[in-house]
Context: one part of a larger RNA
RNA sequence: CCAUGGUCAAGGAACUCGGCAAAUUAGCCCCGUAACUUCGGGAUAAGGGGUGCCUAUGGUACGUGAGGAUGUACAAUCCGAGCGGAAAUAGGCCGCAGUGAAAUGGGCCAAGCAACUGUUUAACAAAAACACAUCACUCUGCUAACACGUCAAGUGGACGUAUAGGGUGUGACACCUGCCCGGUGCCGGAAGGUUAAGGAAGGGGGUCAGCGCAAGCGAAGCUCUCGACCGAAGCCCCGGUAAACGGCGGCCGUAACUAUAACGGUCCUAAGGUAGCGAAAUUCCUUGUCGGGUAAGUUCCGACCUGCACGAAUGGUGUAAUGAUUUGGUCACUGUCUCGACCAUGGGCUCG
Numbered sequence: 001c002c003a004u005g006g007u008c009a010a011g012g013a014a015c016u017c018g019g020c021a022a023a024u025u026a027g028c029c030c031c032g033u034a035a036c037u038u039c040g041g042g043a044u045a046a047g048g049g050g051u052g053c054c055u056a057u058g059g060u061a062c063g064u065g066a067g068g069a070u071g072u073a074c075a076a077u078c079c080g081a082g083c084g085g086a087a088a089u090a091g092g093c094c095g096c097a098g099u100g101a102a103a104u105g106g107g108c109c110a111a112g113c114a115a116c117u118g119u120u121u122a123a124c125a126a127a128a129a130c131a132c133a134u135c136a137c138u139c140u141g142c143u144a145a146c147a148c149g150u151c152a153a154g155u156g157g158a159c160g161u162a163u164a165g166g167g168u169g170u171g172a173c174a175c176c177u178g179c180c181c182g183g184u185g186c187c188g189g190a191a192g193g194u195u196a197a198g199g200a201a202g203g204g205g206g207u208c209a210g211c212g213c214a215a216g217c218g219a220a221g222c223u224c225u226c227g228a229c230c231g232a233a234g235c236c237c238c239g240g241u242a243a244a245c246g247g248c249g250g251c252c253g254u255a256a257c258u259a260u261a262a263c264g265g266u267c268c269u270a271a272g273g274u275a276g277c278g279a280a281a282u283u284c285c286u287u288g289u290c291g292g293g294u295a296a297g298u299u300c301c302g303a304c305c306u307g308c309a310c311g312a313a314u315g316g317u318g319u320a321a322u323g324a325u326u327u328g329g330u331c332a333c334u335g336u337c338u339c340g341a342c343c344a345u346g347g348g349c350u351c352g
Stems, first nucleotide, its partner, number of pairs: 001347008010338002014336001019333001027051005036041001038172001052093006062084003067079004094098001106331007113323002118130002135169006146156003173318004178248003183245002185241005192236003198230002202226006210217002249267005276310001277307001288304005
């Protein structure tokens, strides 16, 4: 010097990103216990007091109960040896200290998030992430949908049958969940447009029997090719559907001071963000402004609303309880610190 453990005057978080670490608290009995609340909780809330040993009441109260008695079909009642054995009160004793060691909650207030118990990155993340009960939409009539499988057999689903099973989203509970179907998707429709393979009227070319003096014409067959017309789904088209994917405006003017704009005008849109919340896990400007707490507060709490860029099951707003969760404050407590000191053990180091 390092590690682990122990102690400390006065102060008591001044340390630090942050009370990290340590300290405090602690068992049992009695008293007592707030807001809030889903009436269950919160709660060991908080906050107080007691605690050892001896003597007496007392081997008492009480518990248990061998055995016995009355009675008898059972039951029921009574006596009861033995065993276990307080509380409380009164008096006394000792120590610094009586849950004498060990084991053994620090508490409170406010806010965010997630209802909760649970699950997770085996070996840097335990959380606000996942799951969850709840709610909703959607598919599926049974050889179900869906999934595995070689587009198979077969199997799961299920020896289940729509109060069932699959998929998706949401995420207890309370109050709610607004407007838009123009785009994309899905569902329904079938009149018209477009349209494949295939079919096909007809046309053209090659070849060569034949005809012709020649130029040329050219049947049938074979072959190359064009092709009117017929021709499904799909797409176009017409509707529906947002707890489907998603979306939810701008400019100008206006009120007896000023300011603001209930009001008006205009442009655009499928429709222009409703309730609620809001500098928020979302606010750039920003340490916004005001209030609270502090001597002093970029954090925190309560408001305001100018929401860069909240917003309603990609759920909105609340919410008791819960949390090795995140943030702020406070009491107690302390070597975290002012500021360091000492002790013990094990290393390092030096010598051997």